Predicted 3D model of a 74-nucleotide RNA (transfer RNA) from a Chloroflexota bacterium.
[in-house]
RNA sequence: UGCGGUGUAGUGAAACGGUAUCACAGAGGACUUUGGAUCCUUUGUUCCAGGUUCGAAUCCUGGCACCGCAGCCG
Numbered sequence: 001u002g003c004g005g006u007g008u009a010g011u012g013a014a015a016c017g018g019u020a021u022c023a024c025a026g027a028g029g030a031c032u033u034u035g036g037a038u039c040c041u042u043u044g045u046u047c048c049a050g051g052u053u054c055g056a057a058u059c060c061u062g063g064c065a066c067c068g069c070a071g072c073c074g
Stems, first nucleotide, its partner, number of pairs: 001070007010024004018054001026042005047063005
């Protein structure tokens, strides 16, 4: 330098272009002598900037970070 992959909540993962979802964690409550377990409720997320589209996590362009592969110069 080129190519490929990955980037979604605190963590790990889903999501045909059409309400961003699940589990754990967090908060509140029930139960319990207390704790744990269990149950109920609830908060919070699409790496960044543009573009296409009625509508973008998803498609396109550029960038950033990480991982892998290949190469150039010395």
Rfam family: tRNA. The family's RNA type in Rfam is transfer RNA. Model confidence (mean pLDDT): 80 of 100.